This is a predicted structure of a 1376-nucleotide RNA (small-subunit ribosomal RNA) from an uncultured bacterium. The RNAcentral record of the sequence draws on ENA. It matches the Rfam family "Bacterial small subunit ribosomal RNA".
C1' cells in the first nucleotide's frame, strides 16, 4: 500500500431552489422496507476457479494503462431444508465462514421486538382578477409491467372525463415549524443562535454499490470556470474548521486537547473525530464590581455672570484631617471538573458474570480561589438644555455661517447657529443611523364609518350566497359537558436548588388557548316529519291618478303665402349700429298653408321603481290604496356575476323643419374681446327605427322588518262622519342622535338581516391592459414622484360693483373760492463743494421754523486745537491769573508793552498742574420712555355674577319706539358695574347784589375854545366777585312709557341756548433718537471742538397753499363817524421842527382800566364812461432812509420813472348752514432788522339756501346676509406662453437582454428491452441495435425588463408674461 469485514446515507455546513402532502397538526398502511442491537427455532455438508498488492517486464510527459503470477471470513458449484416465497393442490424455488491465545469471537435461515425509514388522507399555510378558464396520461376502467409497498408510476386497449368564482390556471414573492420581538388582549412583524422536518451539495442529467443514497471531502456523462501538459491528453470542486481574494457600512485564530461528552471500527489495548470540549479577537449583547469614604465655611483662589467700592454662582467642591483597600500590582499557596474502560487484588455464586479496594488519565493552568504587602493609591465619559422633554446665562455672527425628529430658529440685543461658564440625563458607556412592534381604534374580530368632512351603485327584476313567522314530535351537523390519546426537547410562567450574587444553569410542577377518539345532553342554530295563520301571494267589491303605449280630434299663438286699407319709417339697445323697408315694409283685415308646444285650472297637489309624466276624447297594457276575511300554508327578505330600464347632449338610416338656436358671419361694447348686447343663421330641438349608458342621475341620505312622545295642515278610501281608522305628502317639535348644522315615526334614535362603498392632499378617474361601442367615448383602474396639509361644521371679525335703517356741508339748494396770470411761500426734481435734516394719500407740501445776512446752522471749502464749557472731590502750586494798549493773520489764535486783588489774617476769590468721571443735531422711532396726528367728539369698548354652547364664543350691548348720543322707555335669561355720551369747568346772551379807581357822569355846583377837566355821586354803561335764570318747569295734542309735535303760553335765552377745553377700548410696527430721556452699537489728535468765507435764498420744470388783480357793487381825490383784543422802559413814544417821504433832531407821558397807535370797509361830493384803461401792478433804472461788526450772494421800508401778465379761468376740485359765509380793517408772539401776502387773536358790516335722503360720490354707525379674505379686497386666486430641474406614458414591422412553454431536428451518460457468430466450464458478459432524456440546434408567438432621437401630459422652482376664471350678486350666479 493492497484484499476482506464494518462504517462512510451519522455528525458538520448551507437556504439556492419550493406555494408543494414540502411543513405543522391529527389519523391510516390487510399496500410496506429495516444493517448493527435483543428475543426464540433450526442449521453450517462436499468441492472449485479467480482477482489485487508486493515480485519482475512493457506502453506514457503526467493521469494512469497493458500482460505473467499466491491467499482468504473475497467469489462460484453441488447437497439439506426447522422454515420461507410461489401454488388449489402435487409440486417447484432459495443457505452459511471460519478464526482463535481454547476463555470465546463470528456465519445462515425463519419469526417477532425495539430503532430508524416509506407511502397515503383530513385540516391549516403569502400577495395579484389589470392572471378566467385550465387539462390527452389529461380523469376513470382493463390487462400486462415495475417498485420494498399502493398508484397512469409506466404501457396498450376502452370510456370522456377531471379541476375552478369556497379563485383553478398564470404571475410575482417565500424553506416550514417549535419559537423570537411587541402588545393589555386580539393581533402585527419576523424565521439569527439551539431543537425537529424538508432541500442543495460548481449549474444540470444518471445511474452504480449497499439494510439505507440517486451519496458535501463516491463514480460516469454533457456544460460553464480555473490549473497543469511536451498539444496527443489530464486534473479540480471549503454551502467542513481555521485561512485567501472579492464585495461591502459591516463580522473573529491557517490556536490546544481528545482531559471529559458523544460518534466509528475493534474481543480489547487501542486508532480516527475541525463533531466536542477549552484557549485567542471584538465593550456586539446581557449580569455584576470600581473610579474611593466620612468631616471640613476665611462659604479660599481662579473662571464665570450681574443692578459692579458690592453681590451671586461654581461649592463641601478643593485645600487640610482621618479612615478603608474591592479592583489593579508584587509575592505565596492553590482546587473542583476523575469517574469509568483496563490493570492488580479480595469476595460471591449460576464460572462469566457482579461487588468492593487499590492504581493509572486534566487541553484548559499555576486557570478559579484564597492569603500577605503598600498606598487614594491605578481607573470617567457621552449626549442634551425654544415646545414636545429632565435642563440657562454671557460673548461672537448678523437669513451668513448654520441648525433641524415635527412645529420651527437665524434679516445687530439668537436660553434654537459657534464658543464658553452653569446645569439635566445615562453612565462603561453614550449618542447617530436602519429595521420592527406599540402608541393608530390610522384596516375596527375584540374595536371604524359613508347628509355635509373620504365613502349608497342612476333605478328595479333576479341567480348563487346570507339570513329568516307560531306549534308539537325526532335527530344530534353545529354547540355543551366528561373521560382517553396526543401536544418532542428546549423557550415562557411558578417553586427550589448551584456558581460569593447576577446574568448563567439544573430539578420540579404548570402551561401549551389546537387536534383526535369516544361516552351523555338537547335549551338555541341546522336536518327530517306533521300542523297553523299573523308574514306573503290570490280571490271579491269599491275607488285614485299629467303612470304606459297606439290612433283620432281640437283652439290661440307664431311663421309664410295670397289680397285690401294704409304711408314712412320699423326693428332693437344702457346708447347704437348690422338687419327689413317707396319694388310700400312695420301696423290692422280676410282667407290659406305648415309644424311645434299645450295659456287658465296648477298647487311645497298626482302618478311611477327611477330616468320621468299635463289640451280633450278613444281602444289596449301596468300599478297602488281601502274594504272584505273567501283560497294557498312561510310561498319570504335582500343580493354578487348577470338580465332589463334608464334625462339631456351625441351617432347611423330615412323623413320633418314652424319657433328657438351651439358652430358661423355680421354690429356694438373694450385696451384688446375668438365673450356678455343686437341683428341672422346651419347641425340639433320633432317623428320612426337602431345605437349610447351618462348627469349635482341628489333627500348629495341602499333596501326591508320591528319598536319609541306629541301638535297642525293636505291627498285618496272606509265607518255615516263635532269625529276616528287605514295608506300617501308636507311643517313644527319631546327624548334620543348628531363635530355641528341639523335629523327627529317619511329619522341621521333604538334593535335584527342582506348588499355596495370608503381609508391624508395633489398625481388622477389618468396612464397601461382588457372587455363594450360604428364613433364619441364609457366600464375596471394603479404607479412613480410631490406636498403637510387637503377638508367639514361652526365663531369672531374684515370685505362685498349684497340688503335694511341711520348720521355727517357727504350729496342736493346756494354763497366764494382753488385749477388759467403775476407775485410770495413750501415740496419735488434737476444742479452744486454743500444747495444740513426731517415730514411723503386722507393724516406731507406759509409742516418742525411763532421769525436762515454773521450766529442761528446740524452742511461745504479752507486754517487750527486735544480736553475747551460746566459741576465737584483730593493733592499740590500761584497772586505777572485780571485790565489796557499794540504787532502778525481772513479768524481763531500766537507773541509784545503796561498794570495789578480783598482780607476780621482764619481764610475767601482767580488762574494753573494732576487723577476721576468728557463729547457726538453720528445709527436705529422697526429696541423704547414722553408727546402727537387720525379713524372721531364718532358712539362705541368692555367688565363680575347668572344662563346657553363640548368649545371658538353668545347673552348683557338684542328686539319694539325714541335721541345728537349704547340718550332713555318698554319688552326680556339676564341682574348690575366700568371707561365714553351727558352733566359737572371757562367765556359769552338777561337780571339782582357788593364794591366804586385809573372806569362813568343822570341830578347838584365849578370850570374851558372844546372835553368827567374839577367838586362831588353810584343812579346808568362798565369793571369783577357772588347769586339768580332754562328744568320739556307749565297748557294743548299723539303716545302704554320714554319722547316728539305746536311760528303755544310766560321769558333775555327753549328744547345740548352759541362757542370753547375735555379725545373711550383701540388701529395705522403712522410721526419724531435733530426739543428732552434713554437701550444698544459706532468715532476718539476725530462722526468732538474753534474760526473764516460760502451754502440752506442756485433754476430748463412739476404740484401744494395763499397774497393782488382782471375792475364802476370800482378807482382816485377831498371832508367826516364809529371798535375790541393785546403790548410796551436796551420799550411804546404824545407834542414841536426838519425832510415829498422812509425817517430825522429835540422832548413831555407811561411798567400802564390813568401814558402811546388816524381803524377800515362806510358816509357825503367830485372825477374817470368799458378802455389793456385815472385797472392791475410784475419787472428793471436812478436816489435814499433805518436797523446792525457787516445789507454782493441775501433784509425791510421810501420817493421818482418804468408799466409786465392778466378781461373771471378747460378736465377737475376746496371751505362754509347764522352773527355762520363773504368782506374790511386792528393787535399779539418770535424779533437788531425783516423777506409776514404766514400763524394765532379781535372786533366793524353781514347775506342766500337745505324740497329731502328717491337715486349719485365720500366717510361713519347698527342689524342682517355670503365668503374659498384672516399680513384681512392694496386679500385672495386661475390658465397658458418663456426657463432651468425630476419622476413617469408613448415612441408604430426599432434595438438588446431574461425567464417559462410549443413544434421540429439532433442526441451523451445511464436503466430497461432485443440481439449476442467473440469471451466464459457456467452464470453471465464485451459489442451492436431500439425506447426515453441532460444538453445543442431551428422556427413562430406570447409575456417580461432595460434602452432611444423625437413626442405627451405631470410635479416642483422669493420677485419672468399675457390676461382676470374663481371666492362678495367676485361684477354674465356658479357648479355638474
Nucleotide at each position: 500500500a493492497c484484499c476482506g469485514g464494518c462504517g462512510a446515507a451519522c455528525g458538520g455546513g448551507u437556504g439556492a431552489g419550493u406555494a408543494a402532502c414540502g411543513c405543522g397538526u391529527a389519523c391510516a398502511c390487510u399496500a410496506c422496507c429495516u444493517a448493527c442491537c435483543u428475543u426464540a427455532u433450526a442449521c453450517a455438508a462436499g468441492g472449485g476457479g479467480a482477482c489485487a498488492c508486493a515480485c519482475a517486464c512493457c506502453g506514457g510527459a503526467a493521469a494512469c494503462g497493458g500482460a505473467g503470477u499466491a491467499a482468504a471470513u473475497a467469489c462460484c458449484c453441488u447437497a439439506u431444508g426447522u422454515u420461507a416465497u410461489c401454488g388449489a393442490g402435487a409440486g417447484a424455488u432459495a443457505a452459511a465462514a471460519g478464526c482463535u491465545g481454547a476463555g470465546g469471537c463470528g456465519g445462515u435461515a425463519u419469526a417477532a421486538g425495539a430503532u430508524g425509514g416509506g407511502u397515503g388522507u383530513g385540516c391549516g399555510u403569502u400577495a395579484g382578477a389589470u392572471u378566467a378558464g385550465c387539462u390527452a396520461g389529461u380523469u376513470g376502467g382493463u390487462g400486462c409491467g415495475g417498485u420494498a409497498a399502493c398508484g397512469g408510476c409506466g404501457u396498450a386497449c376502452c370510456a370522456a372525463g377531471g379541476c375552478g368564482a369556497c379563485g383553478a390556471u398564470c404571475u410575482a414573492u417565500a424553506g416550514g415549524g417549535g419559537g423570537c420581538g411587541u402588545g393589555a388582549g386580539a393581533g402585527c412583524g419576523u424565521g439569527g443562535a439551539c431543537c425537529c422536518c424538508c432541500a442543495c451539495a460548481c449549474g444540470g442529467g444518471u445511474a452504480c454499490u449497499g439494510a439505507g443514497a440517486c451519496a458535501c471531502g463516491g463514480a460516469c456523462c454533457a456544460g460553464a470556470c480555473u490549473c497543469c501538459u511536451a498539444c496527443g491528453g489530464g486534473a479540480g470542486g471549503c454551502a467542513g474548521c481555521a485561512g485567501u481574494g472579492a464585495g461591502g457600512a459591516a463580522u473573529a485564530u491557517u490556536g490546544g486537547u481528545c482531559a471529559a461528552u458523544g460518534g466509528g471500527c475493534g474481543g480489547a489495548a487501542g486508532c480516527c473525530u475541525g463533531a466536542a470540549c477549552c484557549a485567542g479577537c471584538c465593550a456586539u449583547g446581557c449580569c455584576g464590581c470600581g473610579u474611593g469614604u466620612a468631616g471640613g465655611a476665611a462659604g479660599a483662589c481662579u473662571g464665570c455672570c450681574c443692578u459692579a467700592u458690592g453681590g451671586g454662582u461654581u461649592g463641601u467642591a478643593a485645600a487640610c484631617u482621618a479612615c478603608u483597600u474591592u479592583u489593579a500590582u508584587a509575592c505565596a499557596g492553590g482546587a473542583a471538573g476523575a469517574a469509568a474502560c483496563c490493570u492488580u487484588u479480595u469476595c460471591a455464586c449460576g464460572c462469566g458474570u457482579g461487588a468492593a479496594a487499590a492504581g493509572c488519565u486534566g487541553a484548559c493552568g499555576g486557570u478559579a480561589c484564597u492569603g500577605u504587602a503598600a498606598g487614594a493609591a491605578u481607573a470617567a465619559g457621552c449626549a442634551c438644555c425654544g415646545g414636545c422633554u429632565a435642563a440657562c446665562u454671557c460673548c461672537g455672527u448678523g437669513c451668513c455661517a448654520g441648525c433641524a425628529g415635527c412645529c420651527g430658529c437665524g434679516g445687530u440685543a439668537a436660553u434654537a447657529c459657534g464658543g464658553a461658564g452653569g446645569g439635566u440625563g445615562c453612565a462603561a458607556g453614550c449618542g447617530u443611523u436602519a429595521u420592527c412592534c406599540g402608541g393608530a381604534a390610522u384596516u375596527a374580530u375584540u374595536g371604524g364609518g359613508u347628509u355635509u368632512a373620504a365613502a349608497g351603485g342612476g333605478u328595479c327584476c333576479g341567480u348563487a350566497g346570507g339570513c329568516g313567522g307560531g306549534a308539537u314530535u325526532u335527530u344530534a351537523a353545529g354547540u355543551c359537558a366528561g373521560u382517553g390519546g396526543u401536544g418532542a426537547a428546549a423557550u415562557c410562567c411558578u417553586a427550589c436548588a448551584g456558581c460569593u450574587c447576577a446574568a448563567c444553569u439544573g430539578u420540579a410542577g404548570a402551561a401549551c388557548u389546537g387536534c383526535c377518539a369516544u361516552u351523555g345532553a338537547a335549551a338555541c342554530u341546522g336536518g327530517g316529519a306533521u300542523u297553523c295563520u299573523u308574514g306573503a301571494a290570490u280571490g271579491u267589491g269599491a275607488u285614485u291618478a299629467a303612470g304606459g303605449u297606439a290612433g283620432g280630434c281640437g283652439g290661440a299663438a307664431u311663421a309664410u303665402g295670397u289680397u285690401g286699407u294704409g304711408u314712412a319709417g320699423c326693428g332693437g339697445u344702457g346708447a347704437a349700429a348690422u338687419g327689413c323697408u317707396u319694388a310700400g315694409a312695420u301696423a290692422u283685415g280676410a282667407c290659406a298653408u305648415a309644424g311645434a308646444a299645450c295659456a287658465c285650472c296648477g298647487a311645497u297637489a298626482g302618478c311611477g321603481a327611477a330616468g320621468g309624466c299635463a289640451g280633450c276624447u278613444u281602444a289596449c297594457c301596468g300599478a297602488g290604496u281601502c274594504a272584505u276575511g273567501a283560497u294557498u300554508g312561510a310561498c319570504g327578505c335582500u343580493a354578487a356575476u348577470g338580465g332589463a330600464c334608464g334625462a339631456a347632449a351625441g351617432c347611423g338610416u330615412g323623413g320633418g323643419g314652424a319657433g328657438c338656436g351651439a358652430a358661423c358671419a355680421g354690429g356694438a361694447u373694450u385696451a384688446g374681446g375668438u365673450a356678455c348686447c343686437c341683428u341672422g343663421g346651419u347641425a340639433g330641438u320633432c317623428c320612426a327605427c337602431g345605437c349610447c349608458g351618462u348627469a349635482a342621475a341628489c333627500g348629495a341620505u341602499g333596501g326591508a322588518c320591528a319598536c319609541u312622545a306629541g301638535u297642525u295642515g293636505u291627498u285618496g278610501g272606509g265607518c255615516a262622519u263635532u269625529g276616528u281608522u287605514c295608506a300617501g305628502u308636507g311643517a313644527c317639535u319631546a327624548a334620543g342622535c348628531g363635530a355641528a348644522a341639523g335629523u327627529g315615526a317619511u329619522a341621521a334614535g333604538u334593535g335584527u338581516c342582506c348588499c355596495a362603498c370608503c381609508u391624508g392632499g395633489g398625481g388622477a378617474g389618468u396612464a397601461c391592459g382588457u372587455u363594450c361601442g360604428c364613433a364619441a367615448g364609457a366600464a375596471u383602474g394603479a404607479a412613480a414622484c410631490u406636498c403637510a396639509a387637503a377638508g367639514g361644521a361652526a365663531u369672531u371679525g374684515a370685505c362685498g360693483g349684497g340688503g335694511g335703517c341711520c348720521c355727517g356741508c357727504a350729496c342736493a339748494a346756494g354763497c366764494g373760492g382753488u385749477g388759467g396770470a403775476g407775485c410770495a411761500u413750501g415740496u419735488g426734481g434737476u444742479u452744486u463743494a454743500a444747495u444740513u435734516c426731517g415730514a411723503u394719500g386722507a393724516u406731507a407740501c406759509g409742516c418742525g421754523a411763532g421769525g436762515a445776512a454773521c450766529c442761528u446752522u446740524a452742511c461745504c471749502a479752507g486754517g487750527g486745537c486735544u480736553u475747551a464749557a460746566a459741576u465737584g472731590u483730593a493733592a499740590g502750586u500761584u497772586g505777572c491769573a485780571u485790565u489796557a494798549u499794540u504787532u502778525a493773520g481772513a479768524g481763531a489764535u500766537a507773541g509784545a508793552u503796561a498794570u495789578u486783588u480783598c482780607u476780621u489774617c482764619g481764610g475767601a476769590c482767580u488762574a494753573c498742574u494732576u487723577a476721576c468721571a468728557a463729547g457726538g443735531u453720528g445709527c436705529u422711532g422697526c429696541a423704547u420712555g414722553g408727546u402727537u396726528g387720525u379713524c372721531g367728539u364718532c358712539a362705541g369698548c368692555u367688565c363680575g355674577u347668572g344662563c346657553c354652547g363640548u368649545g371658538a364664543g353668545g347673552u348683557g350691548u338684542c328686539a319694539g319706539g325714541u335721541u345728537a348720543a349704547g340718550u332713555c322707555c318698554u319688552a326680556u335669561a339676564a341682574c348690575g358695574a366700568g371707561c365714553g355720551c351727558a352733566a359737572c369747568c371757562c367765556c359769552u346772551a338777561u337780571c339782582g347784589u357788593u364794591a366804586g379807581u385809573u372806569g362813568c357822569u343822570a341830578g347838584c355846583a365849578g370850570g374851558u375854545a372844546a372835553a368827567g377837566c374839577u367838586g362831588a355821586g353810584g343812579a346808568c354803561u362798565c369793571u369783577a366777585g357772588c347769586g339768580a335764570g332754562a328744568c320739556u318747569g307749565c297748557c294743548g295734542g299723539u303716545g302704554c312709557a320714554a319722547a316728539c309735535c305746536g311760528u303755544g303760553a310766560g321769558g333775555a335765552a327753549g328744547g345740548u341756548g352759541g362757542g370753547g377745553a375735555u379725545g373711550a377700548c383701540g388701529u395705522c410696527a403712522a410721526a419724531u433718537c435733530a426739543u428732552c430721556a434713554c437701550g444698544g452699537c459706532c468715532c476718539u489728535u476725530a462722526c468732538g471742538u474753534c474760526c473764516u468765507g460760502g451754502g440752506c435764498u442756485a433754476c430748463a420744470c412739476a404740484c401744494g397753499u395763499g397774497c393782488u388783480a382782471c375792475a364802476a357793487u370800482g378807482g382816485u381825490a377831498u371832508g367826516g363817524a364809529c371798535a375790541a383784543u393785546g403790548a410796551g422802559c436796551a420799550g411804546c413814544c404824545a407834542c414841536u421842527u426838519c425832510g415829498u417821504g422812509a425817517g430825522a433832531a429835540g422832548g413831555a407821558g407811561c411798567g400802564a382800566a390813568u401814558c402811546u397807535a388816524u381803524a377800515a370797509a362806510c358816509c357825503a361830493u367830485a372825477u374817470c364812461a368799458c378802455a389793456g384803461u385815472u385797472c392791475g401792478g410784475a419787472u428793471c433804472g436812478g436816489a435814499g432812509u433805518c436797523u446792525g461788526c457787516a445789507a454782493c450772494u441775501c433784509g425791510a421800508c421810501u420817493c421818482c420813472g418804468u408799466g409786465a401778465a392778466g378781461c373771471u379761468g378747460g378736465a377737475a376740485u376746496c371751505g362754509c348752514u347764522a352773527g355762520u359765509a363773504a368782506u374790511c380793517g386792528g393787535a399779539u408772539a418770535u424779533c437788531a432788522g425783516c423777506c409776514a401776502u404766514g400763524a394765532u387773536c379781535c372786533g366793524g358790516u353781514g347775506a342766500a339756501u337745505a324740497c329731502g335722503u328717491u337715486c349719485c360720490c365720500c366717510g361713519g354707525g347698527c342689524c342682517u346676509u355670503g365668503u374659498a379674505c384672516a399680513c384681512a379686497c392694496c386679500g385672495c386666486c386661475c390658465g397658458u406662453c418663456a426657463a432651468g430641474c425630476c419622476a413617469u406614458g408613448g415612441a408604430a414591422a426599432g434595438c438588446u437582454g431574461g425567464g417559462g412553454g410549443u413544434a421540429c431536428c439532433u442526441g451523451a451518460a445511464g436503466u430497461c428491452g432485443g440481439u449476442g457468430a467473440c469471451c466464459g466450464a457456467g452464470a453471465g458478459g464485451a459489442g451492436c441495435u431500439g425506447c426515453c432524456u441532460a444538453g445543442g440546434g431551428u422556427a413562430a408567438a406570447a409575456c417580461u425588463a432595460g434602452u432611444a432621437a423625437c413626442u405627451g401630459g405631470g410635479g416642483g422652482u422669493a420677485a419672468g408674461u399675457c390676461g382676470u376664471a374663481a371666492c362678495a350678486a367676485g361684477g354674465u350666479a356658479a357648479c355638474c